A computed fold for a 102-nucleotide RNA from endosymbiont 'TC1' of Trimyema compressum, annotated as SAM riboswitch aptamer (S box leader). Of the family's consensus pairs, 94% are formed in the model. The prediction has a mean pLDDT of 80. Taxonomically the source falls in Bacillota (Bacteria, Bacillati).

[in-house]
Formats: sequence, C1' cells, structure tokens
RNA sequence: CAUUCAUCAAGAGAAGUUGAGGGACUAGGCCCUAUGACGCUUCAGCAACCUGCUAAAGGCAAGGUGCUAAUUCCUAUCAGAAAUUAUUCUGGGAGAUGACGU
Repeated sequence: CAUUCAUCAAGAGAAGUUGAGGGACUAGGCCCUAUGACGCUUCAGCAACCUGCUAAAGGCAAGGUGCUAAUUCCUAUCAGAAAUUAUUCUGGGAGAUGACGU
C1' cells in the first nucleotide's frame, strides 16, 4: 500500500509543553476550545483484536497493536422498507481499528 474477514450504542485522563484551532475528507448541523484546542512528552488508565492463564466465561493478566468528549458526534451522495408525509428503520458506500497475507 492493496485484498479478505471481524468489530465499531460498552470502556478508560491527569501533568508538563505549545499557542489557535479542533471534531477524517466535501456540505449542512451541532459541539469542544485562551477556565488553553490540535500536536508533542511523561505518567496513568481502558480492554476491541492478537497473545498468555483458566474446564469455561461477559473471567484474569496487560506483552503487541489500538484507544481514553459527544453512537464512527449527527445527517447528506446509492438502494430498500414502513409511514399519520413530520419522519423512522435497514443495508450499502466512506472511515477507523485489528487479524491474516504480499
């Protein structure tokens, strides 16, 4: 980097540093943010997948990856279903993460 498969309503933040943006992309909404965002560092935590333990588990561990505002923050692009015509639901797509593989 591309493919396949699985999961995405659960869970878990402080300090230091920096200094104005951030919540993947486009649009709309909504939200976070000088009571300090994003990023980085340290420490801590969580336990999704791998791994180890266990007879087994929705259990234990925390080694690898990952994660620690809000359902992937919500909606929209494609298809379908229901409907009181307000809307709602399902799937796909997109994205994220892991495992396998090159």